About this RNA: Small-subunit ribosomal RNA, 3' major domain from an uncultured bacterium, 469 nucleotides, folded computationally. It matches the Rfam family "Bacterial small subunit ribosomal RNA". The RNAcentral record of the full RNA draws on ENA and SILVA. The prediction has a mean pLDDT of 81.
Context: one part of a larger RNA
RNA sequence: UGACGGGGGACCGCACAAGCGGUGGAGCAUGUGGUUUAAUUCGAUAUUAACCGAAGAACCUCACCGAGACCUGACAUGCAAGGAUUAAUCCAGCGAAAGCUGGAGGAUUGCCCCUUGUGGGUGUAACUUGCACAGGUGUUGCAUGGCCGUCGUCAGCUCGUGUCGUGAGAUGUCGGGUUAAGUCCCUUAACGAGCGCAACCCUUACGGCUAGUUGUAUCACUCUAGCCGGACUGCCCCGGAAACGGGGAGGAAGGUGGGGACGACGUCAAGUCGGCAUGGCCCUUAUGUCUCGGGCUGCACACAUGCUACAAUGGCCGGUACAAUAGGCAGCGAAGUCGCAAGGCGGAGCAAAUCCCUAAAGCCGGUCCCAGUUCGGAUUGGAGGCUGCAACUUGCCUCCAUGAAGUUGAAAUCGCUAGUAACCGCGCGUCAGCUAUAGUGCGGUGAAUACGUUCUCGGUCCUUGUACA
Numbered sequence: 001u002g003a004c005g006g007g008g009g010a011c012c013g014c015a016c017a018a019g020c021g022g023u024g025g026a027g028c029a030u031g032u033g034g035u036u037u038a039a040u041u042c043g044a045u046a047u048u049a050a051c052c053g054a055a056g057a058a059c060c061u062c063a064c065c066g067a068g069a070c071c072u073g074a075c076a077u078g079c080a081a082g083g084a085u086u087a088a089u090c091c092a093g094c095g096a097a098a099g100c101u102g103g104a105g106g107a108u109u110g111c112c113c114c115u116u117g118u119g120g121g122u123g124u125a126a127c128u129u130g131c132a133c134a135g136g137u138g139u140u141g142c143a144u145g146g147c148c149g150u151c152g153u154c155a156g157c158u159c160g161u162g163u164c165g166u167g168a169g170a171u172g173u174c175g176g177g178u179u180a181a182g183u184c185c186c187u188u189a190a191c192g193a194g195c196g197c198a199a200c201c202c203u204u205a206c207g208g209c210u211a212g213u214u215g216u217a218u219c220a221c222u223c224u225a226g227c228c229g230g231a232c233u234g235c236c237c238c239g240g241a242a243a244c245g246g247g248g249a250g251g252a253a254g255g256u257g258g259g260g261a262c263g264a265c266g267u268c269a270a271g272u273c274g275g276c277a278u279g280g281c282c283c284u285u286a287u288g289u290c291u292c293g294g295g296c297u298g299c300a301c302a303c304a305u306g307c308u309a310c311a312a313u314g315g316c317c318g319g320u321a322c323a324a325u326a327g328g329c330a331g332c333g334a335a336g337u338c339g340c341a342a343g344g345c346g347g348a349g350c351a352a353a354u355c356c357c358u359a360a361a362g363c364c365g366g367u368c369c370c371a372g373u374u375c376g377g378a379u380u381g382g383a384g385g386c387u388g389c390a391a392c393u394u395g396c397c398u399c400c401a402u403g404a405a406g407u408u409g410a411a412a413u414c415g416c417u418a419g420u421a422a423c424c425g426c427g428c429g430u431c432a433g434c435u436a437u438a439g440u441g442c443g444g445u446g447a448a449u450a451c452g453u454u455c456u457c458g459g460u461c462c463u464u465g466u467a468c469a
Base pairs, nucleotide, nucleotide: 001469002468003466004465005464007463008462009461010460011459012458013457015453016452019416020415021414022413023412026308027307028306029305030304031303032302033301034299035298042053043052064294065293066292067291068290069289070288073133077132078131079130080129081128082127089104090103091102092101093100094099110122111121112120113119135283136282138281139280140279144277145276146272147271149268151266156195157194158193159192160191161190162171163170164169175186176185177184201260202259203258204257206229207228208227209226210225211224212223232254235248236247237246238245239244310409314368315367316366317365318364319363320362327356328355331350332349336345337344338343375406380401381400382399383398384397385396386395422445423444424443425442426441427440428439
């Protein structure tokens, strides 16, 4: 100087408390451990791994296993030799395919010479042979770049000059106030400065102007999308030396208005060589490449994250109302029609404010009457539909039948402070299809509580102790 303390002081955070809803019990989904396996590819492992890489494993993907094949190679560049009967293409045989073997085929064919012969010489593409090399999801994240998690959007981390100290260093950055903030004010051997904070950026809430494809009979409104305005403690009162704090007015909005992007010096030899790049090492008829099949989906178990429930604030039936984001040409697909339905036929319109997709909870009426039920839907049998070369391993959906556990969950534990939690549906990416109950957005309905900082966890500042560095 730091770090640490079951030392002290000051302070903050859904940290506790106050509330609301969960998890932990059940069934299922998904991930992980374990175990099994020919293989169940690999990585991630307290917080900071475990619906994580994976925004989608039937083949492909694919890295794993089995079997069958190839060897300058599936791909790149160069060199040497051959190269007019060699390539593309087609056929046949073996084969699961890849591939191997044989045959047909005949593109492109320049230049020069002797002269017409199916001539000679020379050069060249594909191709063949040989050589350099290719290739590697092989290894090392403790050799690395880049990216990224975390402390933490915490308020800190430093520098120049000066001063103090033999020196390591200190001061500044401490102290008194204040703030979300090393934010600002005052004091002051310090005076300044930089990276952070804040602001500048995007979005949302209000108004104006401009424009108007769509919409509408038209204009306007709504709206769309561009530019401005608007909020600054500006005004008033109180407190204060000031910074600032408390209250009020006006206002769509008030003291950072809400949300986002943005992450200082550094920490964990944190993570990633399997996104990519890359040093070293290793393989080179194989650790490269191709193919078929299997596996990643196995299942006594354990854990993690979720979904659905256990019901009456509910289930079922009928009627009826209101969104927003977004996507669409190998696409979205209307009307009509067939089917109980999934879906089929059909094909209008739309490269889209024009066409397509358009809610559910809610509200009104009826029924059930507290039961393992008209709750719950697992599991299983049967019959179908769709995608795809192909649904056996191993897809999704529909209908009929079957109806399991489950009656609110021990110890423990998580999220959330407002348009939030909770509840409700809708879209999108990936994608042929889908294991999405995931991820990421969108809107609808819409709460309760915060006395307070003693305690738990994490953090900031000052101070103190130390056998630690």